[in-house]
A computed fold for a 151-nucleotide RNA from Actinospica durhamensis, annotated as c-di-AMP riboswitch aptamer (ydaO/yuaA leader). The sequence was found by an Rfam model in a public genome assembly. It matches the Rfam family "c-di-AMP riboswitch aptamer (ydaO/yuaA leader)". Gene Ontology terms of the family: regulation of gene expression and cyclic-di-AMP binding. NCBI's taxonomy places the organism under Bacteria, Bacillati, Actinomycetes, Actinospicaceae, Actinospica.
RNA sequence: CGGAUGCGACCGCCGAGUCCACACACGUGGAGCCGGGGACCCACUUCGGUAGUUCCCCGCCGCGGGGUGAAUCGCUCCGGCCCCGGAGCGUAGGGCGUCUCUUUCCGCCCGAACCCGUCAGCUAACCCGGUAGGCGGACGAGGGAGAGGGC
Numbered sequence: 001c002g003g004a005u006g007c008g009a010c011c012g013c014c015g016a017g018u019c020c021a022c023a024c025a026c027g028u029g030g031a032g033c034c035g036g037g038g039a040c041c042c043a044c045u046u047c048g049g050u051a052g053u054u055c056c057c058c059g060c061c062g063c064g065g066g067g068u069g070a071a072u073c074g075c076u077c078c079g080g081c082c083c084c085g086g087a088g089c090g091u092a093g094g095g096c097g098u099c100u101c102u103u104u105c106c107g108c109c110c111g112a113a114c115c116c117g118u119c120a121g122c123u124a125a126c127c128c129g130g131u132a133g134g135c136g137g138a139c140g141a142g143g144g145a146g147a148g149g150g151c
Stems, first nucleotide, its partner, number of pairs: 010137005018031005032131006042121001047062004064119001065116004073090007093110005099146007
């Protein structure tokens, strides 16, 4: 001088996941924020298969359904194979580029995981729950509207 790793402080990012008080380890209570259940009215009541040439109705058979979250839906390959599981490539969608909001490009990242247990549309009153975690140490180019500061 350069690189790697770890710890601490400070600053910041995703996210509802912050703040206050008491205990000062766990936790308890409150505020804020987020989510679920739950009437009238309204909305919905599907999809696939199945007899003769097509279509429709009826009948019969099959398929559970829902929620948190941006995190869905395809294609290819592997596990011999439908299912299922894994990997890869895309993709609906989400986030970042640092005073804030918005907008046009450009670039980058994510595109997971879990829960309920055959039950759930919306939903006033009412009831219930959550407030975990994870990451970064830099400044992309413009338009519009503001905040703040200075003269």